[in-house]
Molecule: c-di-GMP-I riboswitch aptamer
């Protein structure tokens, strides 16, 4: 050094749900709280995938439907970098 991921040490992170706020929504963001992560770090026009549908168009005429990311997920998948350290 490589490959692995251990009933090991330090340390980290933080699902559902509540309470606040910010948004049309997803959904963030703060605190509480752990289902669970060995990359549960970082990347979202210029890899795939998934969400939502304001604005806009389109029908429908009442309060409603379909299409639309320029909004959003990185805890789907992939790239990138990276702590520890047994057999």
């Nucleotide at each position: 050094a490589a490959a692995u991921g251990a009933u090991a040490a330090a340390g980290g992170c933080a699902a559902a749900c509540c309470c606040a706020u910010u948004g049309a929504a997803a959904a963030g963001u703060g605190g509480g709280g752990a289902c669970g992560c060995a990359a549960a770090a970082c990347u979202a026009c210029a890899g795939g995938g998934g969400c939502u549908a304001a604005c806009g168009c389109g029908a429908a005429u009442u309060u409603u439907c379909g299409c639309c990311a320029u909004g959003c997920c990185a805890g789907c998948c992939a790239g990138u970098u990276a702590c520890c350290g047994a057999c």